[in-house]
RNA sequence: UGCCGCGUAGUGUAAUGGUAACACGAGAGAUUCUGACUCUCUUAUUUCAGGUUCGAGUCCUGGCGCGGUAGCCA
Numbered sequence: 001u002g003c004c005g006c007g008u009a010g011u012g013u014a015a016u017g018g019u020a021a022c023a024c025g026a027g028a029g030a031u032u033c034u035g036a037c038u039c040u041c042u043u044a045u046u047u048c049a050g051g052u053u054c055g056a057g058u059c060c061u062g063g064c065g066c067g068g069u070a071g072c073c074a
Base pairs, nucleotide, nucleotide: 001070002069003068004067005066006065007064010024011023012022013021018054025043026042027041028040029039030038047063048062049061050060051059
């Protein structure tokens, strides 16, 4: 450098082109003599810039990052 794949909340993982969601975490509260457990509520997300579409996490183009693979120089 070429090719291929991946990128979603703090972490992990879903979502048939049609309301972005689940678990854990974090915060607050309930319960408790205290704590743990349990329960309730809250919190925060589609890597970036464009395009297609009535509608994009999903499709297309380019960039960025990561991984794999092939090569170049030494």